RNA sequence: GGUCCAGUAGCCAAGCGGUAAGGCAACGGUCUGCAAAACCGUUAUCACCGGUUCGAUUCCGGUCUGGACCU
Numbered sequence: 001g002g003u004c005c006a007g008u009a010g011c012c013a014a015g016c017g018g019u020a021a022g023g024c025a026a027c028g029g030u031c032u033g034c035a036a037a038a039c040c041g042u043u044a045u046c047a048c049c050g051g052u053u054c055g056a057u058u059c060c061g062g063u064c065u066g067g068a069c070c071u
Base pairs, nucleotide, nucleotide: 001070002069003068004067005066006065007064010024011023012022018054026042027041028040029039030038047063048062049061050060051059
């Protein structure tokens, strides 16, 4: 230098155009004599900037970060 993959909550992680699942953690509540466990609830400008579209996490372009391969 070239090609490709990934970036979603504090952590892990699903989602392939129509209001972003789930688990762990945290916090609040119920329960309990106190705890633990259990149950209920709360938490997301989807890495950033633009474009396409009625509508973008999703498609397109660029930037950044991490990784693999080629040289």
Predicted 3D model of a 71-nucleotide RNA (transfer RNA) from a Candidatus Falkowbacteria bacterium.
Rfam family: tRNA. By type it is a transfer RNA.
NCBI's taxonomy places the organism under Bacteria, Bacteria candidate phyla, Candidatus Falkowiibacteriota.
Its mean pLDDT, the model's own confidence on a scale to 100, is 80.